[in-house]
RNA sequence: UGCGGAGUGGAUGCAGCGGUAGCACGUCGGCCUCAUAAGCCGAAGGUCAUGGGUUCGAAUCCCAUCUCCGCAA
Numbered sequence: 001u002g003c004g005g006a007g008u009g010g011a012u013g014c015a016g017c018g019g020u021a022g023c024a025c026g027u028c029g030g031c032c033u034c035a036u037a038a039g040c041c042g043a044a045g046g047u048c049a050u051g052g053g054u055u056c057g058a059a060u061c062c063c064a065u066c067u068c069c070g071c072a073a
Base pairs, nucleotide, nucleotide: 001072002071003070004069005068006067007066010025012024013023014022019056027043028042029041030040031039049065050064051063052062053061
């Protein structure tokens, strides 16, 4: 320098591929227990890396940039 992949709540692991974002674990509260764990119920927490564009509508499509990984030189 070129090509490809990844960036989504909590310095966690992922899903969602055009119709205003969900799962697991974790956190907090409650139930249960003599108590803890497990189990059950509920809640908080995300402007979907950043900035533009397309569209009635974008995490999702397009462009640029940033970070990480791989391949080639």
Molecule: transfer RNA
Organism: Oscillospiraceae bacterium